This is a predicted complex of two RNAs, RNase P RNA and transfer RNA, with 473 nucleotides together. The coordinates come from a structure-prediction model, not an experiment, and the mean pLDDT is 76. Rfam match: Bacterial RNase P class A. Rfam's curators write: Ribonuclease P (RNase P) is a ubiquitous endoribonuclease, found in archaea, bacteria and eukarya as well as chloroplasts and mitochondria. Its family is annotated with tRNA processing, dimeric ribonuclease P complex and ribonuclease P activity in the Gene Ontology. By type it is a ribozyme.
RNA sequence: CGAGGUGGCACGGGCGACCGCCGGCGGAUACGACGAGUAUUCGCGGGAGGAAAGUCCGGGCUCCGCAGGGCAGGGUGCUGGGUAACACCCAGUGGGGGUAACCCCAAGGAAAGUGCCACAGAAACCAGACCGCCCUUCAUAGCUCGCCGGUUCUCCGGCUAGCGACGUAGGGUAAGGGUGAAACCGUGGGGUAAGAGCCCACGGGCGCCGGCGGUGACGUCGGUGUCGGUAAACCCCACCCGGAGCAAGACCGAACAGGGGGCGAGUGGCCCGCUCGAUGCCCCCGGGUAUGGUUGCUGGAGGCUCGCCGUAAGGCGCGUCCUAGAGGAAUGGCCGCCAUCGCGGGGCGAGCAACCGCUUCGCGGGACAGAACCCGGCUUACGUGCCACCUCGACCC
RNA sequence: GCCCCCGUAGCUCAGUAGGAUAGAGCCGGGGAUUCCUAAUCCCUGAGAAGCGCCCGUUCGAAUCGGGCCGGGGGCA
Numbered sequence: 001c002g003a004g005g006u007g008g009c010a011c012g013g014g015c016g017a018c019c020g021c022c023g024g025c026g027g028a029u030a031c032g033a034c035g036a037g038u039a040u041u042c043g044c045g046g047g048a049g050g051a052a053a054g055u056c057c058g059g060g061c062u063c064c065g066c067a068g069g070g071c072a073g074g075g076u077g078c079u080g081g082g083u084a085a086c087a088c089c090c091a092g093u094g095g096g097g098g099u100a101a102c103c104c105c106a107a108g109g110a111a112a113g114u115g116c117c118a119c120a121g122a123a124a125c126c127a128g129a130c131c132g133c134c135c136u137u138c139a140u141a142g143c144u145c146g147c148c149g150g151u152u153c154u155c156c157g158g159c160u161a162g163c164g165a166c167g168u169a170g171g172g173u174a175a176g177g178g179u180g181a182a183a184c185c186g187u188g189g190g191g192u193a194a195g196a197g198c199c200c201a202c203g204g205g206c207g208c209c210g211g212c213g214g215u216g217a218c219g220u221c222g223g224u225g226u227c228g229g230u231a232a233a234c235c236c237c238a239c240c241c242g243g244a245g246c247a248a249g250a251c252c253g254a255a256c257a258g259g260g261g262g263c264g265a266g267u268g269g270c271c272c273g274c275u276c277g278a279u280g281c282c283c284c285c286g287g288g289u290a291u292g293g294u295u296g297c298u299g300g301a302g303g304c305u306c307g308c309c310g311u312a313a314g315g316c317g318c319g320u321c322c323u324a325g326a327g328g329a330a331u332g333g334c335c336g337c338c339a340u341c342g343c344g345g346g347g348c349g350a351g352c353a354a355c356c357g358c359u360u361c362g363c364g365g366g367a368c369a370g371a372a373c374c375c376g377g378c379u380u381a382c383g384u385g386c387c388a389c390c391u392c393g394a395c396c397c
Numbered sequence: 398g399c400c401c402c403c404g405u406a407g408c409u410c411a412g413u414a415g416g417a418u419a420g421a422g423c424c425g426g427g428g429a430u431u432c433c434u435a436a437u438c439c440c441u442g443a444g445a446a447g448c449g450c451c452c453g454u455u456c457g458a459a460u461c462g463g464g465c466c467g468g469g470g471g472c473a
Base pairs, nucleotide, nucleotide: 001393002392003391004390005389006388007387008386009385010384011383013338014337015336016335018333019332021047022046024044025043026042027041028040029039030038031037049368053379054378056377057376058375059374060373061245062244063243064242068272069271070270071269073241074240075239076238077237078092079091080090081089082088093107094105095104096103097102108236109235113234114233115230116229117228130177131176132173133172134171135170136169138167142163143162144161146159147158148157149156150155185203186202187201188200189199190198204227205226206225207224208223209222210221211220212219213218249295250294251293252292259285260284261283262282264276265275266274302321303320304319306317307316308315309314340365341364342363343362344361345360346359347358348357349356398472399471400470401469402468403467404466407423408422409421410420416456425441426440427439428438429437449465450464451463452462453461
């Protein structure tokens, strides 16, 4: 200098003027019982986010009958730790990728069972065998030794014996062939009629047993048995889950209407158990209704400094700081200046030139997105700037 | 707030207990019928930068799993 990797920080324009919006506090005036309060007005102070989003997980809080048992259903899935809890985080184990820094992994069980493995191939999981190889039987072409006959010899014919291609029948085998994503564990040797984990050596995977190390996942050593894949297919195993959600729920208050039906109801998918009620506004239909009011409602598993503990996530202690709370839903509009980014033009500096630095003028831009009971995470969207550490390559000293 | 469903040729839909070259109808072209047209019948061609997008599981994904995007619906 170039190419990368990891971790983290700062922000999400600033100032001023004018006009507005939603809460809070204080004052004045009017009404009111001179009380609660209501209306108007003035002053002071506050008013979206890093993701407020998606609603994908987990909790707090509230109610239902404190929710007991079983089935069904859903979720999680290497180990240890953190935490209120988690599918999150930290530290590790194992596997995979990368030259490396480093990154990724839904990572229990395929020896409980079931299913599936298209096409191709003989065969796709448990037995079987298409070609091939080997043994036996039968028959034959052919070959060889011997004997006999014919013939002058070569040669021809017959008989006995042996071998016996191709083939028939029975059997053994799975080494080789080729197919496929995947083929009975791979390589070598022994062995055999031919062969085969049949045996041996080395190596790979899995299960079991034992020793050592580790809290553990696991690692390592030895022995022993065995050798397809798929569980993001059903399933099995272990653990977890009662349901609903601030329109939860509580209080006040307006309107209406009486009536019809049910016999059980208690917010759970079903059953049992439990509680309440059994003629009642208990449930349903139907009817009515302030876009009712107040509350829940914002200070909290909160941030920061320091100390201690812990590898870390984090925990404990002390001190200190903060401050939306709307309810058809506020947090806005406009103007000026400055800052910032991009494009274009001019000038200056340096330089062969381009790139570059400074300055000036003009034009344009400023994202993703907006609280709604509250938190912890995850995921996704998005505009910049900066820092630290590490790896690889090239060059120079 | 709590839930559910859908996305495949230009249009309307099949295919979703994994194995196709991803199909069908409408549409297009030609012919028959008719005086002409429609309807009907016959023949035939093309159309999916691959099933909304991305990532994964698997030998293999429209189909299975996860995350996004878009559209629609239900309940209180």